[in-house]
Predicted 3D model of a 1185-nucleotide part of an RNA (large-subunit ribosomal RNA, half B) from Halomicrobium katesii DSM 19301. Taxonomically the source falls in Halomicrobium mukohataei (Archaea, Methanobacteriati, Methanobacteriota, Halobacteriales). Its mean pLDDT, the model's own confidence on a scale to 100, is 82. Its Rfam family is "Archaeal large subunit ribosomal RNA".

Context: one part of a larger RNA
C1' cells in the first nucleotide's frame, strides 16, 4: 500500500449522475393515530410511555407447567443491557393487486391476471396434428369450446363504410376445361362459337375489422379575443377528458410553490412539432427489490482526515504456475521519416548491479473491430418483389344406379306462317309452267252467317255444314327491282310430335359413408376419394432487391450520343469540370433548273408616325440556311419562281468513326455495276436534308417476298420449316428475367474508405494591426470607432483521406502533475472627458493564487452568497494496465412520428458487464560493488551542478477625518497587530484514536465459590496511559546586484532641441544572489586533521532501538546500565477476593444489594535507581614498499 472491518472532536448531504455506502430505528405492553377510501384498509401511520434484579402477595387454571398483576426494596451510563431485531412522513408517474420473464450483463412501465369485446362452432362441428392410417380438443356439447383484442373496480368509450379486409347479394359485364355447335374437302390437330362455375367487376352490411379523423378569410362601441359569416375541400374533418406529457422540436415555454441560488419537482396555463377513446381515454384506494421530488431523523459521503483490529501484501524456509516473448549494450530534448521513435539525424545526459513503491510511455498485453464500407459472401424477419409449392374455393369426370315433373338444344316428321312504296291486294326464294281446281258427296271451288286462331285492323287459315252457289282463280292488262294458278325443292318464324342430349328442383334405394353387441337405424348417388381446369394462395421454399460516388446513404447521371472551352498550336487527353444540346422534324424544310441578294442605316415620297409600301444610295455578310454549338456558304449552301420524286430496286469494293490497339451494332465518305427515272439547251447534278446528334445484339412474337417441306402419286386446303426484308426494346443505351428490414445478426476483406484522436490546411473562429468617415456640446485618436485592407495562432467548426479497422478504449466529472500568455488578482509604470475615492484605456511582469453552492449526465451557460481575484489556452479535446460511468453507443421495454409491414428517427423515456500477477524504460525511494591510489583508513569540510513559493495574499489600529475637495466624501508612505492560502517540524496543552489496560453489564456453558470462554479475528457499554495523529502548537525576514516597461542626467548626429547614438542615474511581486536542502562517480573524479602495516580500520556473530519492508542507520559489549527482571516514583481504572455488620421482607431457610476493611485490588510500551540475568565462545576481511 491494498482488501475486510472498529472508533472518530466541531459541522451534518455542503459528497455525487443519485444519502451510492454507512448509520438511525428494532422485540413485548399500555397511550395514541391524519389524508384519503373500492369502507376492506391506510395503520406497526405519526407520536409518547414503560421494560432490570430481590422480597412477599393476589387473580385465572386440575396443576409446583403457564399467564395477568399488586406492593415494598435494591443496583447501574445504559434493564427487549448481549444476539435476535421496521427509519419515518408527503408530492407525482407507470402498472390495480399476488404471480412470470432475458440459466450467464435487462425483474421493469415488459408477460400473465380476473373483468370487458368481438368472431367461428349444432358436434361426422369449429380449431389444431399427420402423406394417409389415425389423433388433441374430448369419452366435453353454446352456461360448452376454439380465435383474437383490450386489461380490477369507477365515469366513459365520439365522427369516418372512400381505400384495404371481412360478410352478404347479383339483372347485366368479365370468366378455364370436359362436354355442345360450327368451320376444318373425309378424320384428325387446330381454330371460333354458345353456354357458363367459383373469382373478379357491380350493389349493400360492417371499425372493442385494418385504419383514418383539414385549409384560407372576415367580425363586437379601447386593445385582445372571436359566440357569428363567407369560401375551398373531405369518407369524415379529433367529440369527451387530458395536455411543455415516459409523447412538446422551438424548450431551461409563461406564472407560481419549494431553496440564499431550483435545465430538477409540485400546482397551475396551454399556440398539442406530432394528445385522444378497448391500436382504448380519464381518474384511482391497496400494492411496488419499480421511476423522480421533498421534509425529519441519522450519520466518516462529505469539510479533511486520524487512530486502531485482522487477511495479504514486505522478510525467512518450503513448494511452484500462467500470460507474454523478432532482436538488443532496451536513456532525454528537438528534428526527420508513412505525418505519434528507447534503436534514423543533431545536441544533451550517462560508473556496474539488486530491492520495494506507485502506474506516465513501450501509440504495452488480451480478441484477423462488433460501428463504418467492400463483396455480382451468408443467414434471420416482412410485404400490394419475383418465381413457385402446400392448402382453400369451384366447374368437370371417374367411383355412379332407377324413376317421374318443368324446362332447353339439336335432327327429323305434320299442320300454318311471310303485308317498305306502287300495285285490285299480306308478292319469302329458286326453277318449272298455260292451264288448275270444283259438280253424284259423311265430298266441295266460291260466297253469308257464327266460333277459333294469327295479325300490320288491310287480311290469312281453319272449324262449323246452317243458308246460297255453277263456277272460280291463273294467265292477258296496270303496278313493280321482282308477278301471281299449279308443281318441286329451299330460307325465315309459330305451333304440336318423336329420338338423342343438357339443365332446375324432387323421390327411390343398390354402389358408398355413419351409429349399433345384432336385428336394423340414419344419410345417398351427394358426400369422401382419384383425376383435371380455373381462382385464392409470405401458411412455406428458392432468389432478387445495379453501378458511379472527394466514406456511404439522400440527391444527382457526370451510365448512350453531339457542339464549344478546359487541351498546354499534330493526334489523344481526367475530375458529381464550365456552357449547351439529342431520343425530332420536312413530299418539302427533299431533287434540278432559272432569276436574285441579305441584315443594317441614309435620302426621298398621299394617309404614313422611330416603325408598315415604293425608288435611290452605301452596305463580304454585322442575314439567312429546321432546331445546340462551332465550321461552311454570296451570279450561293441564303431568296423567289418553275418542273419533279435519287428520300429508287438490285448487288459489290475500300476508307474513316476505333492514335497506340483489336472489336459488334450504328453512322459517314469514296469509287463503282445492272435496272428504271427527274431536272437541265449542255457539260453535268441527284444513291434525302451544308457537316458534326435523332439509336439497340442474340432469343421471343407480328407482318411478309421468295424458297425448302408434310408418310405411294397427283390436285386442293390448312399447316411445319428456312430466310440478306420490315415493325416489336432492352435509355442501367455490347442489352439478367427481380422489393424490402435486420439493434438478433455472422463471415471474408480495408485504414484501398466514414465515425473519435492526430497531421496538412484556415474559409469559418479566436486575437493583433494599417487607414480614419463618425460619435464624444468644440475636439478622429480620454474613450466608442463603421467601411476596406493586411496579419498572427492553430483553442471552435469545417475541408483532405496521408498514419493506425490481425483495435491506439468514446464525453463529462475526480486525481495529480508540467507548461503558455492574448495577464482576473497581486507588483511597477503611462494617459484620461485622472480633485480625492472610485474608475476607463494602455506598456512591462507568468513568482504566487485564481475558491464554495443551487439545476443540469453536462462540457458550456445561467443564478446564489463570498472573494484581492473567482482569468484564457495546452499536454492523444493530458489523465479509464489510476478512479467513476451519471451520458452517449448492443441485446429488453414504452411513448410520439414515419412505413401495408418487417422495422427506422443527432426524438423523447426506464434498466443494462470497465479484464490485466509490470519484463524494458521512466519516476520515487532504499542498498551492495568498482573507480578516484598500483598506500590503508577514521573523521571533519569545500561547493561545480541542481531543487525550492518557502513564502503569497488580505484586513485592522496608527498616520487620519489629515492631504484633496464647495460639500458630500475621503487616501498614501511608514511602524505595528491579527487573518488566511501554502511549507517544514512537534505532542507541554485541547482533541481522536488507543481490538496495553480497568470497570459495568446481558445471555450461555464450565464452576460451589472465586475467576474464567464465547457472543466482529474487542459481545455490548463507561472510561483511558504511551504511541500516532488534527480539529491542537510552533516557526517560515530584512537586505543587496543586474534589468523590464517607465523616469531622468549630460549630450551629439541636427550650432537648437531631444533620456541615447558613445557615457551616466534611477526604477517591478518578475530575474541572480541571499536563505533551505542534496551534492567527490563534478573522469579537471577535491582539502585538512589524526590513525596504521609494530597491522589502524571493518564485517559476521551477541544485548538492543529514538532506527527499520530487506539491506541500511544508531546505542551496546563486564573499564558495561543494551535489554529482562526487581524496588521506588510516575500513571490508568475506579474500591478487589475474602470477612464483619445493616438490608425489604420472610414461621424459618433465604435474601437484590448497601456500608466497613479499601484512593483499595489489578494494570503500564513511561522515567529512576539497582549488574540479579543475559551481552559468550569466536569468525572473516584488511594495506605499495
Nucleotide at each position: 500500500c491494498c482488501g475486510a472491518c472498529g472508533u472518530u472532536a466541531g459541522g451534518g448531504a455542503a459528497u455525487u449522475c443519485g444519502g451510492c455506502a454507512a448509520g438511525u430505528u428494532a422485540g413485548u405492553c399500555c397511550c395514541g393515530u391524519a389524508c384519503c377510501u373500492u369502507c376492506g384498509g391506510a395503520a406497526u401511520a405519526a407520536g409518547g410511555g414503560a421494560u432490570g434484579c430481590c422480597u412477599g402477595c393476589u387473580c385465572c387454571u386440575g396443576a409446583c407447567a403457564g399467564g395477568a398483576g399488586c406492593a415494598g426494596g435494591u443496583c447501574g451510563c445504559a434493564g427487549u443491557g448481549a444476539c435476535u431485531c421496521g427509519g419515518a412522513c408527503g408530492c407525482u408517474c407507470c402498472g390495480a393487486c399476488u404471480g412470470u420473464c432475458u440459466a450467464g450483463u435487462a425483474a421493469c412501465a415488459a408477460c400473465a391476471u380476473a373483468g370487458g369485446u368481438g368472431a367461428c362452432c349444432g358436434c361426422a362441428a369449429a380449431u389444431c396434428c399427420g402423406c394417409a392410417a389415425g389423433g388433441a380438443c374430448u369419452c366435453g356439447u353454446a352456461c360448452g369450446g376454439u380465435c383474437a383484442c383490450u386489461g380490477a373496480a369507477u365515469c366513459c368509450u365520439g365522427c369516418c363504410c372512400a381505400g384495404u379486409g371481412c360478410g352478404g347479394g347479383u339483372a347485366u359485364c368479365u370468366g378455364a376445361a370436359c362436354a355442345c355447335c360450327u368451320a376444318g374437302u373425309a378424320c384428325a390437330a387446330u381454330a371460333g362459337g354458345a353456354c357458363g362455375a367459383a373469382g373478379g367487376a357491380c350493389c349493400c352490411g360492417u371499425c372493442a375489422a385494418c385504419g383514418g379523423c383539414g385549409g384560407g378569410g372576415g367580425u363586437a362601441a379601447c386593445u385582445a379575443u372571436g359566440a357569428c359569416c363567407c369560401u375551398c375541400u373531405u369518407a369524415a374533418g379529433g367529440u369527451a377528458g387530458c395536455g411543455u406529457a415516459g409523447u412538446a422540436c422551438c424548450u431551461u415555454g409563461c406564472c407560481g410553490c419549494u431553496u440564499c441560488a431550483g435545465u430538477a419537482g409540485c400546482g397551475g396555463c396551454u399556440u398539442g412539432c406530432a394528445u385522444g377513446a378497448a391500436u382504448g381515454g380519464a381518474u384511482u384506494a391497496a400494492c411496488g427489490a419499480g421511476a423522480g421530488c421533498g421534509u425529519c431523523a441519522c450519520u466518516g459521503u462529505c469539510c479533511c482526515a486520524a487512530c486502531g483490529u485482522u487477511g495479504g501484501g514486505c522478510c525467512c524456509g518450503g513448494u511452484g504456475a500462467a500470460c507474454u516473448g523478432u532482436a538488443c549494450g532496451u536513456u532525454c530534448c528537438a528534428g526527420u521519416g508513412c505525418g505519434g521513435a528507447g534503436u534514423c539525424u543533431g545536441g544533451a545526459g550517462a560508473c556496474c548491479c539488486c530491492c520495494a513503491a506507485g502506474g506516465g510511455g513501450a501509440a504495452g498485453c488480451g480478441a484477423a473491430g462488433a460501428c463504418c464500407c467492400u463483396a455480382u459472401g451468408g443467414a434471420g424477419c416482412u410485404u400490394u418483389a419475383c418465381u413457385g409449392c402446400a392448402g382453400g374455393c369451384u366447374g368437370u369426370u371417374g367411383c355412379u344406379g332407377g324413376g317421374a315433373c318443368a324446362u332447353g338444344g339439336u335432327c327429323g316428321c305434320u299442320a300454318c306462317u311471310g303485308u317498305g312504296c306502287a300495285g285490285g291486294g299480306u308478292a319469302g326464294g329458286u326453277a318449272g309452267g298455260a292451264g288448275a281446281c270444283a259438280u253424284u258427296a259423311c265430298a266441295c271451288a266460291g260466297g253469308u252467317a257464327u266460333c277459333c286462331g294469327c295479325g300490320c285492323u288491310a287480311g290469312c287459315g281453319g272449324a262449323c255444314c246452317a243458308c246460297c252457289g255453277a263456277g272460280u282463280c291463273a294467265g292477258a292488262c296496270a303496278u313493280g327491282a321482282a308477278a301471281c294458278a299449279c308443281u318441286a325443292c329451299c330460307c325465315g318464324g309459330u305451333a304440336g310430335u318423336g329420338a338423342c342430349u343438357g339443365u332446375g328442383a324432387c323421390c327411390c334405394u343398390c354402389a358408398c359413408u355413419c351409429c349399433u353387441g345384432g336385428c336394423g337405424g340414419a344419410g345417398g348417388a351427394c358426400a369422401c376419394c382419384a383425376a383435371u381446369a380455373g381462382c385464392c394462395g409470405g401458411g412455406c421454399a428458392g432468389u432478387u432487391u445495379g453501378a458511379c460516388u472527394g466514406g456511404g446513404g439522400c440527391g444527382g447521371u457526370a451510365c448512350g450520343c453531339g457542339c464549344u472551352c478546359g487541351a498546354a498550336a499534330g493526334a489523344a487527353u481526367a475530375u458529381c469540370g464550365a456552357g449547351c444540346g439529342c431520343g425530332c422534324c420536312c413530299u418539302a424544310a427533299g431533287g434540278c433548273c432559272a432569276u436574285c441578294u441579305c441584315a443594317g442605316c441614309c435620302g426621298u415620297g398621299a394617309c404614313a408616325g422611330a416603325g408598315a409600301c415604293g425608288c435611290g444610295g452605301c452596305g463580304a455578310a454585322g442575314a439567312g440556311c429546321g432546331c445546340a454549338a462551332g465550321a461552311g456558304c454570296a451570279a450561293a449552301a441564303g431568296a423567289u419562281g418553275g418542273c419533279u420524286u435519287g428520300a429508287c430496286a438490285g448487288u459489290g469494293u475500300c476508307a474513316c468513326u476505333a492514335c497506340c490497339a483489336a472489336c459488334a451494332c450504328g453512322g459517314u465518305g469514296a469509287c463503282g455495276c445492272u435496272g428504271a427515272c427527274g431536272c437541265g439547251a449542255a457539260a453535268g447534278c441527284g444513291u434525302g436534308g451544308u457537316c458534326u446528334a435523332g439509336c439497340g445484339a442474340a432469343c421471343g412474337g407480328a407482318u411478309g417476298c421468295g424458297c425448302c417441306u408434310g408418310c405411294u402419286u397427283g390436285a386442293u386446303g390448312c399447316g411445319g420449316g428456312c430466310c440478306g426484308a420490315u415493325c416489336u426494346a432492352c435509355g442501367a443505351c455490347a442489352g439478367a428475367a427481380a422489393a424490402g428490414c435486420u439493434a438478433c445478426c455472422c463471415u471474408a476483406g480495408g485504414g484501398a474508405u466514414a465515425a473519435c484522436a492526430g497531421a496538412g490546411u484556415c474559409g469559418u473562429c479566436a486575437c493583433c494591426g494599417g487607414c480614419a468617415a463618425g460619435a464624444g456640446c468644440a475636439c478622429a485618436u480620454a474613450u466608442c470607432g463603421a467601411c476596406c485592407c493586411g496579419g498572427u495562432g492553430g483553442c471552435u467548426u469545417g475541408c483532405u483521406a496521408c498514419c493506425u479497422c490481425g483495435a491506439u478504449g468514446u464525453c463529462g466529472g475526480u486525481u495529480c502533475c508540467c507548461u503558455c500568455c492574448a495577464u482576473c488578482c497581486u507588483g511597477c509604470c503611462c494617459g484620461u472627458g485622472c480633485a480625492g475615492c472610485a474608475g476607463c484605456g494602455g506598456g512591462c511582469a507568468a513568482g504566487g493564487g485564481u475558491g464554495a453552492g443551487g439545476u443540469u449526465g453536462u462540457u458550456c451557460g445561467c443564478c446564489u452568497a463570498u472573494u484581492a481575484a473567482a482569468g484564457g489556452a495546452g499536454g492523444u479535446c493530458g489523465u479509464g494496465a489510476g478512479c467513476u460511468g451519471g451520458g452517449u453507443u448492443u441485446a429488453g421495454a414504452c411513448c410520439g412520428u414515419c412505413g401495408u409491414g418487417a422495422g427506422a428517427c443527432a426524438g423523447g423515456u426506464c434498466g443494462g458487464c470497465u479484464g490485466c500477477u509490470a519484463u524494458c524504460u521512466a519516476u520515487u525511494g532504499g542498498g551492495g560493488g568498482u573507480g578516484u591510489a598500483a598506500a590503508g583508513g577514521u573523521a571533519u569540510c569545500u561547493g561545480a551542478c541542481a531543487g525550492g513559493a518557502a513564502c503569497g495574499a488580505u484586513c485592522g489600529u496608527a498616520u487620519a477625518g489629515u492631504a484633496c475637495g464647495a460639500g458630500a466624501g475621503g487616501a498614501a508612505c511608514u511602524c505595528c497587530g491579527a487573518u488566511u492560502g501554502g511549507u517544514g517540524g512537534c505532542c507541554a496543552c485541547u482533541g481522536g484514536u488507543g481490538u496495553a489496560c480497568c470497570g459495568a453489564u446481558u445471555g450461555u456453558c464450565c464452576g460451589a465459590g472465586a475467576g474464567g470462554g464465547c457472543a466482529c479475528g474487542u459481545g455490548c457499554c463507561g472510561g483511558g496511559c504511551a504511541g500516532c495523529c488534527a480539529c491542537g502548537c510552533c516557526a517560515c525576514a530584512c537586505g543587496g546586484g543586474g534589468u523590464a516597461a517607465g523616469a531622468g542626467c549630460u549630450g551629439a548626429a541636427u550650432g537648437c532641441a531631444u533620456c541615447u547614438a558613445a557615457g551616466c542615474u534611477c526604477g517591478a511581486a518578475a530575474c541572480c544572489c541571499a536563505c533551505c536542502u542534496g551534492g567527490a562517480a563534478a573522469a579537471g573524479a577535491g582539502a585538512u586533521a589524526c590513525c596504521g602495516c609494530a597491522g589502524a580500520g571493518a564485517u559476521c556473530a551477541c544485548u538492543c532501538g529514538u532506527a527499520g519492508a530487506a539491506g541500511a542507520c544508531g546505542a551496546g559489549a563486564u573499564a558495561g546500565a543494551u535489554a529482562g527482571a526487581c524496588u521506588c516514583g510516575g500513571g490508568g481504572u475506579g474500591u478487589a477476593c475474602g470477612c464483619g455488620u445493616c438490608g425489604a421482607g420472610g414461621c424459618a431457610a433465604c435474601g437484590a444489594g448497601a456500608c466497613g476493611u479499601u484512593g483499595a485490588g489489578c494494570c503500564c510500551g513511561c522515567g529512576a535507581g539497582c549488574a540479579c540475568u543475559a551481552a559468550u565462545c569466536g569468525a572473516c576481511c584488511g594495506a605499495a614498499g